[in-house]
Transfer RNA from Candidatus Chazhemtobacterium aquaticus, 72 nucleotides, folded computationally. The prediction has a mean pLDDT of 83. Rfam family: tRNA. It is annotated as a transfer RNA. RNAcentral holds the sequence, with entries from ENA.
RNA sequence: GCCCUCAUAGUUUAAUGGAUAAAACAACGGUUUCCGGAACCGUAGCUGGAGGUUCGAUUCCUCCUGGGGGCA
Numbered sequence: 001g002c003c004c005u006c007a008u009a010g011u012u013u014a015a016u017g018g019a020u021a022a023a024a025c026a027a028c029g030g031u032u033u034c035c036g037g038a039a040c041c042g043u044a045g046c047u048g049g050a051g052g053u054u055c056g057a058u059u060c061c062u063c064c065u066g067g068g069g070g071c072a
Base pairs, nucleotide, nucleotide: 001071002070003069004068005067006066007065010025011024012023013022018055027043028042029041030040031039048064049063050062051061052060
């Protein structure tokens, strides 16, 4: 330098064009307990950035940023 691949919640992952973006763990609140833990109930929190295509984009396209890999 070229090519491939990945980027979604604090963490690990779902969602292959149809709208309230889902779950587990973690966090917080409550019930329980003498207090914790566990258990149960609830709450908040997310699409790396900028454009484009589309009635509609997490999803498709381009560029950028960052991680991983291959060739030279």